Description: The RNA shown here (transfer RNA) has 74 nucleotides and comes from Candidatus Hadersleviella danica. The sequence is in RNAcentral, with records from ENA.
RNA sequence: CGGGGUAUAGCUCAGUUUGGCAGAGUGCUGCGUUCGGGACGCAGAGGCCGUCGGUUCAAAUCCGACUACCCCGA
Repeated sequence: CGGGGUAUAGCUCAGUUUGGCAGAGUGCUGCGUUCGGGACGCAGAGGCCGUCGGUUCAAAUCCGACUACCCCGA
């Protein structure tokens, strides 16, 4: 320098196919249970979906550029 991949909750990841209320597990907080803890059950908080633009009534999703990391090639 060229090609490809990844980026979504503290962490690990779905959701992109077919644009239409942002989810799961785990962790965290509270309550129940227990002598207490763990486990278990119930409830809750936590996201402007890597950044900036564009298309659209509507974008995590489509289009462009950029950033970080990983892989391949030169």
Notes: Taxonomically the source falls in Candidatus Hadersleviella (Bacteria, Ardenticatenia, Promineifilales (SeqCode), Promineifilaceae (SeqCode)). Rfam family: tRNA. Gene Ontology term of the family: triplet codon-amino acid adaptor activity. The family's RNA type in Rfam is transfer RNA.